Predicted 3D model of a 103-nucleotide RNA (SAM riboswitch aptamer (S box leader)) from uncultured Metasolibacillus sp. It matches the Rfam family "SAM riboswitch aptamer (S box leader)". Its Rfam clan is "SAM clan". Rfam describes the family as follows. The SAM riboswitch is found upstream of a number of genes which code for proteins involved in methionine or cysteine biosynthesis in Gram-positive bacteria.
RNA sequence: CUUAUCAAGAGAAGCCGAGGGAUAUGGCCCGUUGACGCUUCAGCAACCUCUAACAUUGAUUAGAAAGGUGCUAAUUCCAGCGGGGGAACUCCCGAGAGAUAAG
Numbered sequence: 001c002u003u004a005u006c007a008a009g010a011g012a013a014g015c016c017g018a019g020g021g022a023u024a025u026g027g028c029c030c031g032u033u034g035a036c037g038c039u040u041c042a043g044c045a046a047c048c049u050c051u052a053a054c055a056u057u058g059a060u061u062a063g064a065a066a067g068g069u070g071c072u073a074a075u076u077c078c079a080g081c082g083g084g085g086g087a088a089c090u091c092c093c094g095a096g097a098g099a100u101a102a103g
Base pairs, nucleotide, nucleotide: 001103002102003101004100005099006098011041012040013039014038015037019030020029021028025079026078027077042072043071044070047068048067049064050063051062052061053060054058076097081094082093083092084091085090
């Protein structure tokens, strides 16, 4: 850079010690009853992978989980930028940014 996905799913223990939830800002939330992070073990999922079918080499379907990643508070926590519905409160769609996988 390209493509795909992002409403589901899945936590305990040990260490550490004050901030953390990517991002200005705002909101909301988590956190000394120890968050975040690291390690170990366990789990989830099914992108890569494997098997079968169809079909003919795939924009398919079904299954598996040994291996490579990933993930295991909250929709990617929500908004923010554009558009639309609506009287308010608010709802919907999209962009951008980000995350993950494969190339």